[in-house]
A computed fold for a 99-nucleotide RNA, annotated as THF (Tetrahydrofolate) riboswitch aptamer. Its mean pLDDT, the model's own confidence on a scale to 100, is 79. Rfam family: THF (Tetrahydrofolate) riboswitch aptamer. The family has 101 seed sequences and 747 matches in Rfam 15.1.
RNA sequence: AACAGAGUAGACGGCUGUGCGUUAAGUGUCAUUUGGACGGGGAGUUGCCAAGUGAACGAAAAGGUUUUCCUUGCGGUACAGCGGUCGCAUCCCGCUGAC
Numbered sequence: 001a002a003c004a005g006a007g008u009a010g011a012c013g014g015c016u017g018u019g020c021g022u023u024a025a026g027u028g029u030c031a032u033u034u035g036g037a038c039g040g041g042g043a044g045u046u047g048c049c050a051a052g053u054g055a056a057c058g059a060a061a062a063g064g065u066u067u068u069c070c071u072u073g074c075g076g077u078a079c080a081g082c083g084g085u086c087g088c089a090u091c092c093c094g095c096u097g098a099c
Base pairs, nucleotide, nucleotide: 003097004096005095010086011085012084014082015081016080017079018078019077020075021074022073029055030054031053032052033051034050035049036048040093041092042091043090061072062071063070064069
């Protein structure tokens, strides 16, 4: 010098538990604003995440009962735990291996 490799944040779906909603919030979609994260170091997007605002769309209830409480459901529902899959957009340096 060239070659090969490792590792993060995080993302996704599964199971379990506890909640929330079922008097429709939440989730999802679009627009816009602001912020954040992105291997050990530096840079970092048209990609990712979160929050605010606006818009359109839109739902599964049933039974019991001591009457707003219980049970079973339902929701692209929230959080936590467990295990699984994927995993630095990209650039430079570093690390490991063999030569």